[in-house]
Predicted 3D model of a 132-nucleotide RNA (SAM riboswitch aptamer (S box leader)) from a Flavobacteriales bacterium.
Rfam family: SAM riboswitch aptamer (S box leader). Gene Ontology term of the family: regulation of gene expression.
Its mean pLDDT, the model's own confidence on a scale to 100, is 83.
RNA sequence: UGUUUAUAAAGAAGAAGCGAGAGAUUAGGCUCUAUGACCUUCUGGCAACCAACUCAAAGUCUCGAUAAAAAGAGAUUGGAAAACCGGUGCCAAUUCCUAUUUCCUGAAAUGAAUCAGGAAAAAAUAUAAAGA
Numbered sequence: 001u002g003u004u005u006a007u008a009a010a011g012a013a014g015a016a017g018c019g020a021g022a023g024a025u026u027a028g029g030c031u032c033u034a035u036g037a038c039c040u041u042c043u044g045g046c047a048a049c050c051a052a053c054u055c056a057a058a059g060u061c062u063c064g065a066u067a068a069a070a071a072g073a074g075a076u077u078g079g080a081a082a083a084c085c086g087g088u089g090c091c092a093a094u095u096c097c098u099a100u101u102u103c104c105u106g107a108a109a110u111g112a113a114u115c116a117g118g119a120a121a122a123a124a125u126a127u128a129a130a131g132a
Base pairs, nucleotide, nucleotide: 001132003130004129005128006127007126008125013043014042015041016040017039021032022031023030026099027098028097029096044091045090046089049087050086054081058077059076060075061074062073063072095124100121101120102119103118104117105116106115107114
């Protein structure tokens, strides 16, 4: 810098510094911002993506074990819950909303078109892991 898979309506603060824009790009909106946003650093936190440590319910096998069983024991799947330390990431608003495609509903008006509302998918973006 590409690729693949997964996730994206949840969650999470303060201080110092800087000094004007910021919210991915483009466009239209709408928000935040000199009561200092964004960004950087420190501390704190959120999350369970990766790693580590435990593991519930439930399933299977062996023993029990014989005429037939049960309690129980061992092994193996499993992954509810939890998760100090570690690797990232994140800590305004749904990825702030919309844009492409398809479908549904409604409107003068019933067909197309147009407008409005809704749903799904795609694309793009972000994060993690794997690999190039």